[in-house]
The RNA shown here (transfer RNA) has 72 nucleotides and comes from a Nannocystaceae bacterium. Taxonomically the source falls in Nannocystaceae (Bacteria, Myxococcota, Polyangia, Nannocystales). Rfam family: tRNA. The family's RNA type in Rfam is transfer RNA. Rfam links the family to the GO term triplet codon-amino acid adaptor activity. RNAcentral holds the sequence, with entries from ENA. Model confidence (mean pLDDT): 80 of 100.
RNA sequence: GCUGGCGUAGCUCAAUGGGUAGAGCUCUCGCUUCGUAACCGAGGGAUCCCGGUUCAAUUCCGGGCGCCAGCU
Numbered sequence: 001g002c003u004g005g006c007g008u009a010g011c012u013c014a015a016u017g018g019g020u021a022g023a024g025c026u027c028u029c030g031c032u033u034c035g036u037a038a039c040c041g042a043g044g045g046a047u048c049c050c051g052g053u054u055c056a057a058u059u060c061c062g063g064g065c066g067c068c069a070g071c072u
Stems, first nucleotide, its partner, number of pairs: 001071007010025004019055001027043004048064005
């Protein structure tokens, strides 16, 4: 330099023939306990960035950034 894959919550991962973004763990509050933990209930929190297409984009298209792999 070229090619391919990936980027979603604090962490690990889902969700695409385009249609309200979810789960587990974690965190906060409550319940419970003599107290702690666990259980149970409730809540907070995210689509890497900039454009394009579309009524509507995590999803499709272009560019950029980062990570991984391969080739030279």